Large-subunit ribosomal RNA, domain II from a Candidatus Syntropharchaeia archaeon, 721 nucleotides, folded computationally. Its mean pLDDT, the model's own confidence on a scale to 100, is 83. The source organism's lineage runs through Archaea, Methanobacteriati, Halobacteriota and Candidatus Syntropharchaeia. RNAcentral holds the full RNA, with entries from ENA. Its Rfam family is "Archaeal large subunit ribosomal RNA".
[in-house]
Context: one part of a larger RNA
RNA sequence: GCCAGGGAGUGUAUCUCAGUGGCGAGGCUAAGACCUCCAAGGUCGAAGCCGAAGGGAAACCAACAUGCGCGCAGCCUUCGGGCGAGGCGCGGCGUAUGGAAGUGCGUGGAGUCACUGGGAUACGACCCGAAGCCGGGCGAUCUAGGCGUGGGCAGGUUGAAGCGUGGCGAAAGCUGCGUGGAGGACCGCAAGCGGUGUUGAUGUGCAAAUCACUCGCGUGACCUGCGUCUAGGGGUGAAAGUCCAAUCGAGCCCGGCGAUAGCUGGUUCCCUCCGAAACAUGCCGCAGCAUGACCCGACCUGAGAUAGUCAGCGGUGUAGAGCUACCAAUUGGAGGAUCCGGGGAGGAAACUCCUCGCCCUCCUGUAGAACUCCGAAGCCGCUGUCAUCGUAGAAGGUCGGAGUCCGGGCUGGGGGGUAAGCUUCCAGUCCGUAAGGGAGACAACCCAGACUGAGGUUAAGGUCCCCAAGUGUGGGCUAAGUGUUAACACUAAAGGGAGUCCCAUGCCUAAGACAGCUGGGAGGUGAGCUUAGAAGCAGCUAUCCUUUAAAGAGUGCGUAACAGCUCACCAGCCGAGGUUUGGGGCCCCGAAAAUGGACGGGGCUCAAGCCCACCACCGAGACCCCAGGAUACCGAAAGGUAAUUCCGUAGGAGGGCGUUCUGCUUGGGCAGAAGCAUGGCUGUAAAGUCAUGUGAACCGGGCAGAAACGAAAAUCCUGGC
Numbered sequence: 001g002c003c004a005g006g007g008a009g010u011g012u013a014u015c016u017c018a019g020u021g022g023c024g025a026g027g028c029u030a031a032g033a034c035c036u037c038c039a040a041g042g043u044c045g046a047a048g049c050c051g052a053a054g055g056g057a058a059a060c061c062a063a064c065a066u067g068c069g070c071g072c073a074g075c076c077u078u079c080g081g082g083c084g085a086g087g088c089g090c091g092g093c094g095u096a097u098g099g100a101a102g103u104g105c106g107u108g109g110a111g112u113c114a115c116u117g118g119g120a121u122a123c124g125a126c127c128c129g130a131a132g133c134c135g136g137g138c139g140a141u142c143u144a145g146g147c148g149u150g151g152g153c154a155g156g157u158u159g160a161a162g163c164g165u166g167g168c169g170a171a172a173g174c175u176g177c178g179u180g181g182a183g184g185a186c187c188g189c190a191a192g193c194g195g196u197g198u199u200g201a202u203g204u205g206c207a208a209a210u211c212a213c214u215c216g217c218g219u220g221a222c223c224u225g226c227g228u229c230u231a232g233g234g235g236u237g238a239a240a241g242u243c244c245a246a247u248c249g250a251g252c253c254c255g256g257c258g259a260u261a262g263c264u265g266g267u268u269c270c271c272u273c274c275g276a277a278a279c280a281u282g283c284c285g286c287a288g289c290a291u292g293a294c295c296c297g298a299c300c301u302g303a304g305a306u307a308g309u310c311a312g313c314g315g316u317g318u319a320g321a322g323c324u325a326c327c328a329a330u331u332g333g334a335g336g337a338u339c340c341g342g343g344g345a346g347g348a349a350a351c352u353c354c355u356c357g358c359c360c361u362c363c364u365g366u367a368g369a370a371c372u373c374c375g376a377a378g379c380c381g382c383u384g385u386c387a388u389c390g391u392a393g394a395a396g397g398u399c400g401g402a403g404u405c406c407g408g409g410c411u412g413g414g415g416g417g418u419a420a421g422c423u424u425c426c427a428g429u430c431c432g433u434a435a436g437g438g439a440g441a442c443a444a445c446c447c448a449g450a451c452u453g454a455g456g457u458u459a460a461g462g463u464c465c466c467c468a469a470g471u472g473u474g475g476g477c478u479a480a481g482u483g484u485u486a487a488c489a490c491u492a493a494a495g496g497g498a499g500u501c502c503c504a505u506g507c508c509u510a511a512g513a514c515a516g517c518u519g520g521g522a523g524g525u526g527a528g529c530u531u532a533g534a535a536g537c538a539g540c541u542a543u544c545c546u547u548u549a550a551a552g553a554g555u556g557c558g559u560a561a562c563a564g565c566u567c568a569c570c571a572g573c574c575g576a577g578g579u580u581u582g583g584g585g586c587c588c589c590g591a592a593a594a595u596g597g598a599c600g601g602g603g604c605u606c607a608a609g610c611c612c613a614c615c616a617c618c619g620a621g622a623c624c625c626c627a628g629g630a631u632a633c634c635g636a637a638a639g640g641u642a643a644u645u646c647c648g649u650a651g652g653a654g655g656g657c658g659u660u661c662u663g664c665u666u667g668g669g670c671a672g673a674a675g676c677a678u679g680g681c682u683g684u685a686a687a688g689u690c691a692u693g694u695g696a697a698c699c700g701g702g703c704a705g706a707a708a709c710g711a712a713a714a715u716c717c718u719g720g721c
Stems, first nucleotide, its partner, number of pairs: 001721006011123013026050003032044004054061002064091001067090004074083003092107006126266002129263001133256006144230009153220001155187003158183001162179007192217003197213002200211002232248001234244002269656006279292005294403001295401006304389003308386001310384007320374001321372002327368001329366001332363005340357007407431010436447003451628003455624003461618003464602003470615001472614006483604002495589003499586006506579003516573005522546003527541003552567001556565002629646002631642004657710001659707010675694008
C1' cells in the first nucleotide's frame, strides 16, 4: 500500500416544545403488595406531585357562570344585510403603590398522565488525540560520587634533595667530580584509559554511536575487579542542566483516568422541498461564546403588500462649472492714490524725489474635501395611473430547530499609502454555495442559472489549418511580422521621427510660382574710422547716392592684404503646382536577463493585421418544441391546472431502502434452505428479483415493535498478503 473484519450523537434524571392517545376541574400514581399462562401482563396501593387565584418585601387582603361594541370562519338571507363559537376593543373586578390621578401584575375555568420525536442542562455525553498534574510503588547490574577490599602500569630518557670526596674561603658558604634516584617529569600503537582531526567510511549500518587512518594520557587528581551506600523536586555532579538501565530543565511502572483540549482529524444508506452567514452589540473578547440580523419548520391571524413604469408636487448641493458672489489661495501687466511699512538719493532741518510693499480701478493667467453667485444626471418622500404579488392566504405575529460572526473578486465612489495579487469603508454584483459555452490552460471577466431524454434556433465568441463555420462583399490604413491579446495575468513612458496617409490654414503661382540649368550680380568706392595692411567679408560707426531687368557700403568660403569662388537680387530656359503652420490615423526609435521558444501552435502582408459598413454561417445544459418525472395547488375520487416551480455548501423539514432481533399472521425448503459464484431482468435511488452452478439445513413475505443497524478516508485498530 491493498483486501477482509472492527470503528463515532448513546443512556439516565430534570426542564421545555410539538405530535398521538386516555381522562377532564380535575389528572396521575411512587415505593410496595397480590395474581399470573412470566422478556410479558393484570389488580391494588393518593403518601405525594401538577392544575383549579392572584397581588404584595411583608403584615395582609382577595377576582366578570358576560354590561357594551367590532368582527374572521361558519350559518341564514328578501343579496340590502342579519346572527356570529373562538378572537379583538371597551367597561368592570382583585391586589400592590399612591393624598389623588395613574401605573404594575392578575382576572369571563384547562389541565394532567403516558408514549413518540426536536431541543436544553448535569453527567466521559459523537469518537480518537496531548504536553502535563497528583498518589503509591520499582530501580545506582548503565552511569555520577563516596566507602571497604583486591589487581594493573613493556622498555627507554632526564638526573632534584641528600650523601661521599677534591678545590676555594677568616667564616657564612660557594664550587668540580662521583654517588643517589626525586617528579600530578620526558619519549612510548607493550598493556590499559581516552576520543583530536579527516567535519573520511557507514548512515533500511557490522553497530539505535560502529570502522579506518590520525591524535591525547600512560607512577597518577592514574586505570580497574568485587562488595557496599546515596532515589525522583530526590540523589549525584572538578558544573555540561551532566548522569540516575538506549528515557532526564524532574526516571520508570501502575493508579486518579474515559484528566482537560474554545485546537486538528474523522463521523457509515437513498430520494424530495426550502436554503444561508462571514454583519451588529457585549464578553480577559479577537481560533471562542451569547443576543440580534439572515435560513428552515409548525401554528395564529385575515387584506392588503411591493424591488418596477409614468405623471404631478416637494427635498437635495454631488458631477460639472464659477469665483470683483463670499472664504482662503494665486501669474503677469497698465494706471492711480498715499497717511502707513522697508530700502536708496538730496538736504542743516522741515521736507522732496525714486523704488518695493499695502490700498483703489482696468486688462490678463490659475485654483479649493472641510469655498459657492450657480448646478445637473440621479436619489429620497408623498399622491395618483399602470404593473407585479395576494383569500389557492400576501404583509404581520407566536413558538420550535439551526448554521454563521477568518470571507474573497470585479465595477463605481471615498480614507491611508511612492506603490502592491496593499490596506480600510460605502453601493451593486458575482464566487463562496453555480454546473454549461467563450477567454490556450484560468473561483469570481463575457454569455448563461443545469428536473430527465430527443430535435431545432440563437448568445458570448468565432468562420485559412489544427477546429464546427466565409481563404465573404465594399472602402481605407499599416511594411513595422507592427500586429494576429476585450479586460486581467498581455509591461511600457517622458521625449523624438522630410516613415506614410488624411483634414484645415497663410502665402507664392499661366502677368509663369518652387526646384534645376544658362547669363548678369555694376558704378561713386579700396564708404569712413582703425590698422603695418583692413579693398563687401579682424574690429568700430554709418549703411547713402547713381546706372539699372537686378545687384547688400555685402550670406559664406578664401588672401598677409588684394585676387578668386559663392550667396542675396534680376533676366532667360522650363511649364504646374509650390511652400508654411496646426491637427488627426497607422507605423518607427526610445525598448536590457539569465538552457532554445513562443500570437494556444502552424502560419499569415490590397491579410488570416488595424479601422468603417454590410451579408451569410458556426456556436451552450440559454430559448423554442415533443415525451416523461417531481413539486405546488384544485378535487371525495377519477382526474385536472400552471410554466411564472424543480443548481445548491452550512443548515432545517419531509418521505423512503436495507440489516439484526421480538410479537401476530402467512408462505418456501433434502424433488435441495442460507451463504457463495456467474449471468439476466425491474425500479429515479437506497435496492429488489429470476436462472444456472456450488452448497447441505434451514429461510422468507405482510402488519406492528425494539435497536450495540448501513464505512472509503480518522499518519484509525486487528489480521492477511